c-di-GMP-I riboswitch aptamer from an Anaerolineales bacterium, 95 nucleotides, folded computationally.
It was read from a public genome assembly, where an Rfam model found it.
The prediction has a mean pLDDT of 83.
Rfam family: c-di-GMP-I riboswitch aptamer. Gene Ontology term of the family: cyclic-di-GMP binding. Rfam describes the family as follows. GEMM was predicted in a large-scale screen for bacterial structured RNA regulatory elements.
RNA sequence: GUAUCGAAAAGGCAAACCCGCCGUGAGACGGGGGCGCAAAGUCAUGGGUCUAUCAUUUUCGAAUGAGAUUUUUGAUAGACAGCCAGACCGCCGAA
Numbered sequence: 001g002u003a004u005c006g007a008a009a010a011g012g013c014a015a016a017c018c019c020g021c022c023g024u025g026a027g028a029c030g031g032g033g034g035c036g037c038a039a040a041g042u043c044a045u046g047g048g049u050c051u052a053u054c055a056u057u058u059u060c061g062a063a064u065g066a067g068a069u070u071u072u073u074g075a076u077a078g079a080c081a082g083c084c085a086g087a088c089c090g091c092c093g094a095a
Stems, first nucleotide, its partner, number of pairs: 005093002012037002017032004022027001035082001041088003045085003048080008059068002
């Protein structure tokens, strides 16, 4: 010096919730707040979860039909990095 690892120290980030604002929505941003986090730093690459639209499908309804339900599956577009994996960068240095 590097890797593994995570004692100590210096710090860092900021869940739920509330307010403001943007968005059809999931959610993002700013302020307060603090559940927690050794990557709770960055990246949407692979899964997963969520939202919207269309089709399909279940049920109700109708019988010229409209519609309701948001239940199954699929496609497309988006969201989540504090869901997991992966990639990149990174503070400190005990056992």